Small-subunit ribosomal RNA, 5' domain from an uncultured bacterium, 515 nucleotides, folded computationally. RNAcentral holds the full RNA, with entries from ENA and SILVA.
Context: one part of a larger RNA
RNA sequence: GACGAACGCUGGCGGCGUGCCUAAUACAUGCCUUUCGAGCGGACGUUUUGUUGGUGCUUGCACCGACUUAACGUUAGCGGCGGACGGGUGAGUAACACGUGGGCAACCUGCCCUGUAGUCUGGGAUAACUCCGGGAAACCGGGGCUAAUACCGGAUGAUACUUUUUGGCUCAUGCCAGAAGGUUGAAAGAUGGUUCUGCUAUCGCUACAGGAUGGGCCCGCGGCGCAUUAGCUAGUUGGUGAGGUAAUGGCUCACCAAGGCAACGAUGCGUAGCCGACCUGAGAGGGUGAUCGGCCACACUGGGACUGAGACACGGCCCAGACUCCUACGGGAGGCAGCAGUAGGGAAUCUUCCACAAUGGGCGAAACCCUGAUGCAGCGAUGCCGCGUGGAGGAAGAAGGUUCUCGGAUUGUAAACUCCUGUCUUAAAGGACGAUAAUGACGGUACUUUAGGAGGAAGCUCCGGCUAACUACGUGCCAGCAGCCGCGGUAAUACGUAGGGAGCGAGCGUUGUCC
Numbered sequence: 001g002a003c004g005a006a007c008g009c010u011g012g013c014g015g016c017g018u019g020c021c022u023a024a025u026a027c028a029u030g031c032c033u034u035u036c037g038a039g040c041g042g043a044c045g046u047u048u049u050g051u052u053g054g055u056g057c058u059u060g061c062a063c064c065g066a067c068u069u070a071a072c073g074u075u076a077g078c079g080g081c082g083g084a085c086g087g088g089u090g091a092g093u094a095a096c097a098c099g100u101g102g103g104c105a106a107c108c109u110g111c112c113c114u115g116u117a118g119u120c121u122g123g124g125a126u127a128a129c130u131c132c133g134g135g136a137a138a139c140c141g142g143g144g145c146u147a148a149u150a151c152c153g154g155a156u157g158a159u160a161c162u163u164u165u166u167g168g169c170u171c172a173u174g175c176c177a178g179a180a181g182g183u184u185g186a187a188a189g190a191u192g193g194u195u196c197u198g199c200u201a202u203c204g205c206u207a208c209a210g211g212a213u214g215g216g217c218c219c220g221c222g223g224c225g226c227a228u229u230a231g232c233u234a235g236u237u238g239g240u241g242a243g244g245u246a247a248u249g250g251c252u253c254a255c256c257a258a259g260g261c262a263a264c265g266a267u268g269c270g271u272a273g274c275c276g277a278c279c280u281g282a283g284a285g286g287g288u289g290a291u292c293g294g295c296c297a298c299a300c301u302g303g304g305a306c307u308g309a310g311a312c313a314c315g316g317c318c319c320a321g322a323c324u325c326c327u328a329c330g331g332g333a334g335g336c337a338g339c340a341g342u343a344g345g346g347a348a349u350c351u352u353c354c355a356c357a358a359u360g361g362g363c364g365a366a367a368c369c370c371u372g373a374u375g376c377a378g379c380g381a382u383g384c385c386g387c388g389u390g391g392a393g394g395a396a397g398a399a400g401g402u403u404c405u406c407g408g409a410u411u412g413u414a415a416a417c418u419c420c421u422g423u424c425u426u427a428a429a430g431g432a433c434g435a436u437a438a439u440g441a442c443g444g445u446a447c448u449u450u451a452g453g454a455g456g457a458a459g460c461u462c463c464g465g466c467u468a469a470c471u472a473c474g475u476g477c478c479a480g481c482a483g484c485c486g487c488g489g490u491a492a493u494a495c496g497u498a499g500g501g502a503g504c505g506a507g508c509g510u511u512g513u514c515c
Base pairs, nucleotide, nucleotide: 001514002513003512005511006510007509008508009507012387013386014385015384016383017382018380019379020345025343026342027341029340030339031338035080036079039078040077042075043074044073045072046071047070050067051066052065053064054063055062056061088298089297090296098222099221100220101219102218103217104216107215108214112211113210114209115208116207117206118205119204120154121153122152123151129144130143131142132141133140134139160183161182162181163180164179165178166177167176168175169174189203190202191201192200193199194198224270225269226268231261232260233259236258237257238256239255240254241253242252243251273295274294275293276292277288278287279286280285300321301320302319303318304317323334324333325332326331351377354375355374359373360371361370362369390420391419392418393417400411401410402409403408424456425452426451427450428449429448430447434442459504460503461502462501463500464485465484466483470499471498472497473496474495480487481486
């Protein structure tokens, strides 16, 4: 000098930051991922058209019921997209995990953009619904009905693969372009317009080529400690073939060979997420890796795959385990290292707040809807910065305190007193930007104006030397102080108190850690 700090004493305001460093301990409660009815069939509600039955009766109206027509709305289910983003944590990891520079003639890429071509023709189911049954529940089984942008055939046929062949190129395996023979796609969709067996616009859908974005894999180099760790290795090292993958590869397998690493530190053990950066320092360097940004890893512990463009998936599934809860004892449910919050641990770390107004994200044609991301507010002097606690005048140098050689000295222009000011504050009124039409949580906030009155706002540490600042009393190697040297045993500037002084100031000291 610095801090995600803590502790002691003290504490007026504002702005901007920041706040479980310990138990990756356990979690009550609420919220954190839904959306689309312009994909689909239903169900329900309201209104409506027509038919019909009944009631009241004022005899042509009202009400009720059944069937039916259409419109609007709501939505459990099927279906699509999204739940792989965003948010959290740092347990593991000494590793191509990260940083940096390259490679892929060894790869993928939903949504988005560009281009080309297309969107033809058929089929069978199933949830919802209904009926029956089982179960305490979670939920499950069976019969029947039905739809689709759900599912499955056929046609067309690009591309890909394979066989033959031509040309060009490079960086080794090779790459690119062209021609000829064998396997592979669609949702006939939705809505609107219309001159309505049709045409057309928009949104979709399919194939191929390219782009963009995001990823995957490989390599060079770089960054911890211990040699009181010296040898390590059997899929181990390489080859051939096969499998697997989007893709290379012992990634996996069969066979063959016997290799591979290591004093330029292998292996083992310990420790640790890495970086941009942050702190310090003149620099070189040393230390750190909170907040913010990039990458990685993890999601009760261990394992596994499914779906999907993408996961081996925090708020998905299955299995095992520990723990907690419900139970009718047969069986079930759960996972805050999301936001708040609770218990525990600890020297120590916040509200079970408001809003989607903005920015961003998801879905949707859109209106909208969802969003504990985010924007804000609350709490904490936890940090940085700014402001205030008054200004000017005022000597009979008042009183009081302290001291004294009793003359005085000092506190001290300090106070009183006089005249002012209104930053902050209090009250009232107006009142934003953020949103260029509408829409403001923040917020009646910031800010502005007016009015009131010095009123409401100062402490902490130190005073032997280092080191700025001295006297009196008490104590008497006691009580105590102390960072080092060292003070204290009867005149202690070093202990305690008082007066005075020094330093910093809404803080000041102490402790811890780093330079």